The RNA shown here (SAM riboswitch aptamer (S box leader)) has 105 nucleotides and comes from Nonlabens marinus.
RNA sequence: GAGUUAUAAAGAAAGGUUCAGGGAUUAGACCCGUUGAGACCUUGGCAACCCUGCGACUUUGCAGAAGGUGCCUCAUUCUACCGCAGCAAUGUGGACAGAUAACUA
Numbered sequence: 001g002a003g004u005u006a007u008a009a010a011g012a013a014a015g016g017u018u019c020a021g022g023g024a025u026u027a028g029a030c031c032c033g034u035u036g037a038g039a040c041c042u043u044g045g046c047a048a049c050c051c052u053g054c055g056a057c058u059u060u061g062c063a064g065a066a067g068g069u070g071c072c073u074c075a076u077u078c079u080a081c082c083g084c085a086g087c088a089a090u091g092u093g094g095a096c097a098g099a100u101a102a103c104u105a
Base pairs, nucleotide, nucleotide: 002104003103004102005101006100007099013043014042015041016040017039018038021032022031023030026080027079028078029077044072045071046070049068050067051064052063053062054061055060076097081094082093083092084091085090
C1' cells in the first nucleotide's frame, strides 16, 4: 500500500521547540493563523476498538484501565454523485471518499 468488518453522539490541554502556513486529495466556498495556526517533544487527560473481570449465551450487558492503538478547537467544515420536499433559495436522507480500530493475504 490492498481487502473485510465495525464506528464517528459525547468526551478530554498545559508547557517547551520550531515555523507561515493550516483545515487528507482536486475545484469552489467557508474557517483557523505572528494575540503563534500547523508540526514535533514532554507531562497530563479523554475514550473504550483490541484487552481484563463478572454475567448472559450468539454475540450481547455491566464494570475496569495495567498494556497495544487512537484522540484532546469549531469540525469528517460544507458542496460536488443519487434520492425526497420545494417555483427557487434551501432543507433532508444515502452513497462515494477520507479517518480510526480489529482481522486477512
The coordinates come from a structure-prediction model, not an experiment, and the mean pLDDT is 78. Rfam family: SAM riboswitch aptamer (S box leader). Gene Ontology term of the family: regulation of gene expression. About the family: The SAM riboswitch is found upstream of a number of genes which code for proteins involved in methionine or cysteine biosynthesis in Gram-positive bacteria.